[in-house]
Molecule: Lysine riboswitch aptamer
Organism: bovine gut metagenome
RNA sequence: GAUAGAGGCGCGCCGCGCCAAAAGUACCGCGAAUCCGGGCUGACCGAGCCCCGCGGGAAAGGGACCGGCGCCGAAGCGGACGCAUCCACGGUCGGGGCGUUUCGCUGGCACGGCGGAGAACAUCCGUCCUGCUGUCGCACGGAUCCGCACCGGGAUCCUGCGGAGGGCUAUC
Numbered sequence: 001g002a003u004a005g006a007g008g009c010g011c012g013c014c015g016c017g018c019c020a021a022a023a024g025u026a027c028c029g030c031g032a033a034u035c036c037g038g039g040c041u042g043a044c045c046g047a048g049c050c051c052c053g054c055g056g057g058a059a060a061g062g063g064a065c066c067g068g069c070g071c072c073g074a075a076g077c078g079g080a081c082g083c084a085u086c087c088a089c090g091g092u093c094g095g096g097g098c099g100u101u102u103c104g105c106u107g108g109c110a111c112g113g114c115g116g117a118g119a120a121c122a123u124c125c126g127u128c129c130u131g132c133u134g135u136c137g138c139a140c141g142g143a144u145c146c147g148c149a150c151c152g153g154g155a156u157c158c159u160g161c162g163g164a165g166g167g168c169u170a171u172c
Stems, first nucleotide, its partner, number of pairs: 001172005008072001010071006017065001019063001027056005037051005042093005075106004079101005086095002107133004112128006135163005141158006
């Protein structure tokens, strides 16, 4: 340098599958009301709509399960660059989507705290504590084995501490 592997509730993607929720919400129709007050649309201003009754009544993103695919920096996050113009309308601001990555961080998982996204107690992201786990290194001691007269040496396991995937193991 190349190839092949390992960690486990392992990672990610897809679905004319199926289920719940979103929600009796948005929206539509009919009727009533139009003073005041309150609320909604990412924030504010404007503007518009709503608040009551009856009838009808969704969907998207996200999620569980199932199935398939690609994998073990799998992947995620941040930054930078590029594309597009979504958050009803106008203005100011803010947020969101897709792609690339020459950059930086994170070995993996779980409970919990805090913050963010979200309709949500689901789920995801970040961070912190704790625990579990894999890997390598170091170390006192112990056990077994290799060889052994002995001294040294090596392997595995237990215990503790530490490092990081740019790592680790095997073969060439």